A computed fold for an 88-nucleotide RNA from Thermanaeromonas toyohensis, annotated as c-di-GMP-I riboswitch aptamer.
RNA sequence: CACCGAGAAGGGCAAACCGUUCGAAAGGGCGGGGCGCAAAGUCAUGGGCCUAAGGCGGGAUCUAAGCUAAGGCUGCCAGGCUGCCGGU
Numbered sequence: 001c002a003c004c005g006a007g008a009a010g011g012g013c014a015a016a017c018c019g020u021u022c023g024a025a026a027g028g029g030c031g032g033g034g035c036g037c038a039a040a041g042u043c044a045u046g047g048g049c050c051u052a053a054g055g056c057g058g059g060a061u062c063u064a065a066g067c068u069a070a071g072g073c074u075g076c077c078a079g080g081c082u083g084c085c086g087g088u
């Protein structure tokens, strides 16, 4: 440096769900919890997915359908950057 991950050691993270809080929502923060994870560290860059406040739309007006990401998800996939232990 490359590849690999064994019921190894010491550690790490934390799904559902519950409480609380922020948010229009999706979703996020904190606490509990622990399904899982060797990058479940990190970056919304490409794809994908979620939401639709605002905007568009409709209309005489009000409202609804519908469309839309500038809002989100990295624990959906790919890619970038970084990294512990062990084996070859």
Base pairs, nucleotide, nucleotide: 002088003087004086005085012037013036017032018031019030020029021028022027035075041081042080043079045078046077047076048073049072050071054068055067056066
Annotation: Of the family's consensus pairs, 95% are formed in the model.